[in-house]
Molecule: small-subunit ribosomal RNA
Organism: uncultured bacterium
RNA sequence: AGAGUUUGAUCCUGGCUCAGGACGAACGCUGGCGGCGUGCCUAACACAUGCAAGUCGAGCGGAGACUUAACGAAUGAAGUUUUCGGAUGGAUUUUGUUAAGUUUUAGCGGCGGACGGGUGAGUAACGCGUGAGCAACCUGCCCUCUACUGGGGAACAACACAUCGAAAGAUGUGCUAAUACCGCAUAAGACCACAGUGCUGACAUGGUACAGGGGUCAAAGGAUUUAUUCGGUAGAGGAUGGGCUCGCGUCUGAUUAGCUAGUUGGUGAGGUAACGGCCCACCAAGGCGACGAUCAGUAGCCGACCUGAGAGGGUGAUCGGCCACAUUGGAACUGAGACACGGUCCAGACUCCUACGGGAGGCAGCAGUGGGGAAUAUUGGGCAAUGGGCGCAAGCCUGACCCAGCAACGCCGCGUGAAGGAAGAAGGUUUUCGGAUUGUAAACUUCUGUCCUAAGUGACGAAGGAAGUGACGGUACCUUAGGAGGAAGCCACGGCUAACUACGUGCCAGCAGCCGCGGUAAUACGUAGGUGGCAAGCGUUGUCCGGAUUUACUGGGUGUAAAGGGCGUGUAGGCGGGCUGAUAAGUCAGAUGUGAAAUACCGGGGCUUAACCCCGGGGCUGCAUUUGAAACUGUCAGUCUUGAGUGUCGGAGAGGUAAGCGGAAUUCCUAGUGUAGCGGUGAAAUGCGUAGAUAUUAGGAGGAACACCAGUGGCGAAGGCGGCUUACUGGACGAUAACUGACGCUGAGGCGCGAAAGCGUGGGUAGCAAACAGGAUUAGAUACCCUGGUAGUCCACGCCGUAAACGAUGAGUACUAGGUGUAGGAGGUAUCGACCCCUUCUGUGCCGGAGUUAACACAAUAAGUACUCCGCCUGGGGAGUACGGUCGCAAGACUGAAACUCAAAGGAAUUGACGGGGACCCGCACAAGCGGUGGAGCAUGUGGUUUAAUUCGAAGCAACGCGAAGAACCUUACCAGGUCUUGACAUACCAGUGACCGUCCUAGAGAUAGGAUUUUCCCUUCGGGGACAAUGGAUACAGGUGGUGCAUGGUUGUCGUCAGCUCGUGUCGUGAGAUGUUGGGUUAAGUCCCGCAACGAGCGCAACCCCUAUCCUAUGUAGCCAGCAGUUCGGCUGGGCACUCAUGGGAGACUGCCAGGGAUAACCUGGAGGAAGGUGGGGAUGACGUCAAAUCAUCAUGCCCCUUAUGAUUUGGGCUACACACGUGCUACAAUGGCGUAAACAAAGAGAAGCGAUACCGCGAGGUGGAGCAAAUCUCAAAAAUAACGUCUCAGUUCGGACUGCAGGCUGCAACUCGCCUGCACGAAGCUGGAAUCGCUAGUAAUCGCAGGUCAGCAUACUGCGGUGAAUACGUUCCCGGGCCUUGCACUCACCGCCCGUCA
Repeated sequence: AGAGUUUGAUCCUGGCUCAGGACGAACGCUGGCGGCGUGCCUAACACAUGCAAGUCGAGCGGAGACUUAACGAAUGAAGUUUUCGGAUGGAUUUUGUUAAGUUUUAGCGGCGGACGGGUGAGUAACGCGUGAGCAACCUGCCCUCUACUGGGGAACAACACAUCGAAAGAUGUGCUAAUACCGCAUAAGACCACAGUGCUGACAUGGUACAGGGGUCAAAGGAUUUAUUCGGUAGAGGAUGGGCUCGCGUCUGAUUAGCUAGUUGGUGAGGUAACGGCCCACCAAGGCGACGAUCAGUAGCCGACCUGAGAGGGUGAUCGGCCACAUUGGAACUGAGACACGGUCCAGACUCCUACGGGAGGCAGCAGUGGGGAAUAUUGGGCAAUGGGCGCAAGCCUGACCCAGCAACGCCGCGUGAAGGAAGAAGGUUUUCGGAUUGUAAACUUCUGUCCUAAGUGACGAAGGAAGUGACGGUACCUUAGGAGGAAGCCACGGCUAACUACGUGCCAGCAGCCGCGGUAAUACGUAGGUGGCAAGCGUUGUCCGGAUUUACUGGGUGUAAAGGGCGUGUAGGCGGGCUGAUAAGUCAGAUGUGAAAUACCGGGGCUUAACCCCGGGGCUGCAUUUGAAACUGUCAGUCUUGAGUGUCGGAGAGGUAAGCGGAAUUCCUAGUGUAGCGGUGAAAUGCGUAGAUAUUAGGAGGAACACCAGUGGCGAAGGCGGCUUACUGGACGAUAACUGACGCUGAGGCGCGAAAGCGUGGGUAGCAAACAGGAUUAGAUACCCUGGUAGUCCACGCCGUAAACGAUGAGUACUAGGUGUAGGAGGUAUCGACCCCUUCUGUGCCGGAGUUAACACAAUAAGUACUCCGCCUGGGGAGUACGGUCGCAAGACUGAAACUCAAAGGAAUUGACGGGGACCCGCACAAGCGGUGGAGCAUGUGGUUUAAUUCGAAGCAACGCGAAGAACCUUACCAGGUCUUGACAUACCAGUGACCGUCCUAGAGAUAGGAUUUUCCCUUCGGGGACAAUGGAUACAGGUGGUGCAUGGUUGUCGUCAGCUCGUGUCGUGAGAUGUUGGGUUAAGUCCCGCAACGAGCGCAACCCCUAUCCUAUGUAGCCAGCAGUUCGGCUGGGCACUCAUGGGAGACUGCCAGGGAUAACCUGGAGGAAGGUGGGGAUGACGUCAAAUCAUCAUGCCCCUUAUGAUUUGGGCUACACACGUGCUACAAUGGCGUAAACAAAGAGAAGCGAUACCGCGAGGUGGAGCAAAUCUCAAAAAUAACGUCUCAGUUCGGACUGCAGGCUGCAACUCGCCUGCACGAAGCUGGAAUCGCUAGUAAUCGCAGGUCAGCAUACUGCGGUGAAUACGUUCCCGGGCCUUGCACUCACCGCCCGUCA
């Protein structure tokens, strides 16, 4: 940074899609470790259980426990003594009271539960952000300062007793303490009212200082070492935290345009910490709104986060600031602070308890549960740290917080090994079978030890003098040992987009973000191998930004792509001429304050690194204050005339409205003349007319429109305006420069005008004419054409308000080369005027330069260069539709969506193709002719039908006497039957044999099977080996006329022997492309000439090649014979090569010459000469390409298919069928003829398994026989039409010969299916052929025969050959095909196109 996608291709417009980044994510597959973060986005749904706000006994009275002491009571040990009964003694133990001490704490009291923690429902708001203000306010705890702390009193809990209740709890009576409560004293001071002075403020209400007297107001004690400390009260100040007010900013909708009654303001009173309609009474009628009020929808706001080059756009999780909320709604109390998440009261819903009378509760605190959902964690540890509450403190509390657990949810880091290792192993995949690839990858060798496992050591975090204190945690880190051991997947591979092959599938299954892939060779489906990318992740889905300059501030458009309002007038608004002065709102500059921290950026530092964390710096583009500047904009004041307007003079005009007048024409009426038609059309008919039309003459009626003039002429804002006259009236223009002095431009809404059609009321109606009727046309014809005809068209008044209302181009101003028309005016020169010429203003056209434009084009009347203002556009369809609203009598108009659907829709230009578009040209294309086909019979091919099979292919021209230059068997591919399975054919291997072949016999339809007979070569060391041959065997393989001509090669047809098709360089164009190749001539021709931004070249054309027409020359047998000789009279022989001819070699024709035309050209016309004259005639030769044209059955060939058969072989059959249809031919229909007789003249070919003469036989086909000939010698071989003579005489015939019968011939193993020929006999249709259609322009058509190939035989076909031998062409209007130029186009698969509607 771009890319894909509209087209055959191009440029543009324009949408859709992709590549990037991000996430509180989710889903699929997979999953080793660690660090740091993050984790209900949905139901502000409901919640079991535990915990989350307490603390102070140094405020107080109690109560309890313990200790000590004293006293009382009880007990009564050791010891002493004893008369043994006891006494003494008093230890010990128990208990009560008092005192002291320690400790616990229900209650009173104090402080804290307004913080911390959660959530985002509500809120479009002074809620938030930012900046100000409060002279209109409050502030517990904290800090500083000042002053004080004297003396009293009365209660209420706890407690005791009693009562009620299931409980929660409540009530009554009584006792009592205080740092609880209440008076009194004192008052530095505060406050209140009064009156005074000074100072002061950005205005005011005011503020402040001083002094005066009057009134009101305080306090609490506790602890102790006696010295302090913690408190208390009043006041002042500070700090912190709040409250209120204001400027600016803060989403969408006008299909929400009006809203508001405490509403807006005032006065007074109340209330508050404080201002205020905050509340109340009274008074006034205001207030807000197009700069968007009200209403509706959505939403917590910000620092920031994501993205982006930026401007912006999106978001508002975690962290931080503010706000709001705490089951829903309401309310206050307490307090410094709340209208209070874990307080109170009331109401609602819900849940729970209950003895039914009543009660209890609120996880949007941390965990957790259910539910919802695609989806989000543990009912963990600890107060060790940080912080908070209380306390003098010890300390207590703290789900704040610090940690741990779960989750790849995110970011960051690490690992899954490293080095060597080629027999390039095996296996896999693929293959042209050679190989290639996986791949140094593995194995193997040598190492290392991060993570891991085991053991050992073991923290920082802990601070203020010492000691003590660690949840995390025996964790991090470190050391030792062990062993490559435990650790890789996901997606993609047609283009965009890095990465390709095989198989399977066969528009199926499927893929797909867009274009699109899949219908038998899929790099796009599925699988495999390989490859690419990322990696503990990878893909998919969702959302946001980007790309998208695709809402355009930066940074877009509006003639034709979407888009200029139909036109004017004008309100608000926006913008606005010259000069001078002032001001300082905008603007610019400096300074100050603020812009929290975190984040981001830069520089450092700490965790092994990074993520992460810490420090510093700069920045935060903003807002506010202040000091300056004064050019520009604004404002104020003054002034000017050029913008604008007025005046005066002048001319032009279909400008408008009203009234009147005029002639031509149509129609109708009356009358005359007149007679059979008129009218209408492509042609007709309906219609009118003998009741007198049309035509014509005269008179009359009525309505509408105004010929010629008339002109890209005029006027008007647009719509629009056209006979003449008059009246009224608007605007523009020119000249002048008297007046005003910026009065201007644009213009959302508003108002007005606004073609045609239409609507309402009333008139009018000649012509025209929707609807309608009839006649035609047509498959139909609700149309086009014709005959009629009503609304309407006309007038008056009123509505409608739209048009391709177009220059598809909004208005205004200024500037920017020219040329040439035209309309109106003015001036000048010259010669009075006129014409002409020059200058100038206004309008209206054309051409054109720069410039612009995607191109077309525009170009002083801009679509150029600038400025100002307005309207409008943002993919196509849905749709200018629906709903809502406004307007309208209605028709309808204006405003104006969405769902859904497509990947395009579109503009301009380009190449072609096409056109029942145009111009030019050509062709047996038409025309002019000649002869055919189509009718008959037959031949042949095809379709169809039939069949066991009628093998297959060819299908408009360009299939159909075509492949097939010749199906009885064979051919043969088809059918029925019989056989074979390494095979009929090829190569390779092994075994035995020595042949194979040939001849004969048997069975069989034959293939085949069996038998008989016959039968190898070379070398040799004599063992054998080799070659060859058939047989047998096994395996690779053979074989296929099986499929695909839409997988192919090759070959061919066709347009078309048409004149075209291209390239290089240059030039033009943004480009596709154009030019050249077009134009003027000319030609058969892109043939040639000239011109030309083209100059050249190639493939085609032509020529070169062959045949033919004339001549020369060389040669002269098998050809020829003029002259000579011979002759059997035959060029037969000698001889000759002159001629014909044959074979070679040459000559000749080139517009070379002449005349005319043409442009002095090319060339054309005519002529001369010549055998031939303008490519002499014919052939071969077929450009780039088109038709997925034909052929897999000539051949070759990829892939697929068959393999005891889809191969091979054999017999017979079929390809020859036959109701019919078509094509191509033959023979005819006859006298230009048939038949008979006797005569004449060719060319080109063929011949050895051949052509076959003379001769003989046969009526003949033919047979016998065999001369000659490998052929200029011999043979086929007779040419026929023709001419001559004779006959027939217009008939289904002496025409015609089909069909059939009989008898024969030939070929061949074999003529039944199914050959050809002969003789005799029979003698069908047919008397020139409908619609339609074919060939041919000269040695041609027509007609006549001959030959050849194929071939044993079979030719009406095919390919050649010669004989006889015409007619016609005015011409290019039309049909068909083609070429070139041009034009239109929504076609490009190209008109057999595209496409619309209905139905299925």